[in-house]
RNA sequence: CCAGCCGGCCGGACGGUCGCUCCGCCAAAGCGCGAAAGCGCGGCGGGGAGGAAAGUCCGGGCUCCACGGAGACACGGUGCCGGAUAACGUCCGGCGGGGGCGACCCCAGGGAAAGUGCCACAGAAAGCAAACCGCCCCGGCCGCGGCCGGGGUAAGGGUGAAAGGGUGGGGUAAGGGCCCACCGCGCCGGCGGCAACGCAGGCGGCAUGGUAAACCCCACCGGGAGCAAUACCGAAUAGGGGCGGCGCGGAACCUCGGUUCCGGUACGUCUCCAGACCAGCCGCCCGGGUUGGUAGCACGAGGCGCGCAGCAAUGUGCGUCCCAGAUGAAUGGCCGUCACGCGGGCCUCGCCCGUCAUACAGAACCCGGCUUACAGGCCGGCUGGCAGU
RNA sequence: GGGCGCUUAGCUCAGCGGGAGAGCACUGCCUUCACACGGCAGGGGUCGCUGGUUCAAUCCCAGCAGCGCCCACCA
Numbered sequence: 001c002c003a004g005c006c007g008g009c010c011g012g013a014c015g016g017u018c019g020c021u022c023c024g025c026c027a028a029a030g031c032g033c034g035a036a037a038g039c040g041c042g043g044c045g046g047g048g049a050g051g052a053a054a055g056u057c058c059g060g061g062c063u064c065c066a067c068g069g070a071g072a073c074a075c076g077g078u079g080c081c082g083g084a085u086a087a088c089g090u091c092c093g094g095c096g097g098g099g100g101c102g103a104c105c106c107c108a109g110g111g112a113a114a115g116u117g118c119c120a121c122a123g124a125a126a127g128c129a130a131a132c133c134g135c136c137c138c139g140g141c142c143g144c145g146g147c148c149g150g151g152g153u154a155a156g157g158g159u160g161a162a163a164g165g166g167u168g169g170g171g172u173a174a175g176g177g178c179c180c181a182c183c184g185c186g187c188c189g190g191c192g193g194c195a196a197c198g199c200a201g202g203c204g205g206c207a208u209g210g211u212a213a214a215c216c217c218c219a220c221c222g223g224g225a226g227c228a229a230u231a232c233c234g235a236a237u238a239g240g241g242g243c244g245g246c247g248c249g250g251a252a253c254c255u256c257g258g259u260u261c262c263g264g265u266a267c268g269u270c271u272c273c274a275g276a277c278c279a280g281c282c283g284c285c286c287g288g289g290u291u292g293g294u295a296g297c298a299c300g301a302g303g304c305g306c307g308c309a310g311c312a313a314u315g316u317g318c319g320u321c322c323c324a325g326a327u328g329a330a331u332g333g334c335c336g337u338c339a340c341g342c343g344g345g346c347c348u349c350g351c352c353c354g355u356c357a358u359a360c361a362g363a364a365c366c367c368g369g370c371u372u373a374c375a376g377g378c379c380g381g382c383u384g385g386c387a388g389u
Numbered sequence: 390g391g392g393c394g395c396u397u398a399g400c401u402c403a404g405c406g407g408g409a410g411a412g413c414a415c416u417g418c419c420u421u422c423a424c425a426c427g428g429c430a431g432g433g434g435u436c437g438c439u440g441g442u443u444c445a446a447u448c449c450c451a452g453c454a455g456c457g458c459c460c461a462c463c464a
Base pairs, nucleotide, nucleotide: 001385002384003383004382005381006380007379008378009377010376012338013337014336015335016334017333018332020048021047022046023045024044025043026042030041031040032039033038050360054371055370057369058368059367060366061365062226063225064224065223068273069272070271071270072269073268075222076221077220078219079218080094081093082092083091084090095109096107097106098105099104110217111216115215116214117211118210119209132157133156134153135152136151137150138149139148140147141146165183166182167181168180169179170178185204186203187202188201190199191198192197230295231294232293233292240286241285242284243283244282245281246280248263249262250261251260252259253258264277265276288463289462290461302321303320304319305318306317307316308315309314341355342354343353344352345351346350390460391459392458393457394456395455396454399413400412401411402410407444415431416430417429418428419427437453438452439451440450441449
């Protein structure tokens, strides 16, 4: 200098002026409209969109529902090992497999000997077997090729995604783990590691196809809805009409107040325990009314800085800060200067002129993630190549 | 803001991993004086897009795009 990999950050700034919105304090006086009721206006200080606010893919906090608690099933989710976290399907570290010269990147990563499915077409044959071409031996015919029958064969060829270990050698009539060496597979114990797993060694049958984002088995986790959840106030109408369910039923005793026992009633289903059992509630349909206000609504698993522990994710201690809260939905308009980018000119270490608010895109209960979109720019680390010293 | 579905021929829709189909519509021929009906034959498809699983994907899984539906209070 070129190419690449990983991580972090910005994505306009400053000043003035007019305007918008929320909070706090002051004022409650004064001013404007109006017959009145009433409505509106003031001053000071502070704050005011994002890394994704998005998709609604995950996990929670919070609220309500089922009378409450526990367990199991169904259903759903995750899937190597260890850790972080409030939790997760997220993140960190490691193991194994794959890609890359490398830095690094990717994996939906348990189980096929618990069982059941599927492997179409092609091919002789796709769950326990099989012989199309071919090779070898024997017999017969022909007598240059070659043909028929019997036996042996799975190394070579063909089909296919896959044909039942692979390479090399020996042996054989020709072949075959038939035998040997190495690789691979299974078993055994030894060493290292918390573990996944790895290393070296011994023995062995020389053979246990694939597929689980197929059903399933194993391990672990999980009620359902969602702020338009809910709680309250106000107003108006039709306290209208219809259907269904329940919270009770039975027995005994009794001082008619009630007591005891049995059954029953709630979650998608079942079991156990406990508690309650209300003539007032609950659900659905038709119709009607209001489309008003307040809370929820921002102090948080919070941000920032420093130290310590840890490879890290993260945790912890100290200090410091309060950083939107709307509801047809606020943060905008104008002027000037500067940085960056773009275009042009020139005397090209730079200067001048013009232009630009430039990418993806706007909170709506709040957090932790994932995924998707993104013009331009900056910083740090690492790898490879070339050249120089 | 939150939740639930769908996407296949020109249109309406089926399709449980191994050949992409039905009805209507369209074209041509036959029939008829002519049209309709009817009969015969035929055309028309990136299965919304991109990846992944698998030997193989309309179908199974993930992400994206487009279209549609529901969610206030009172009695």

This is a predicted complex of two RNAs, RNase P RNA and transfer RNA, with 464 nucleotides together. It holds a member of the Rfam family "Bacterial RNase P class A". It is annotated as a ribozyme. Model confidence (mean pLDDT): 77 of 100.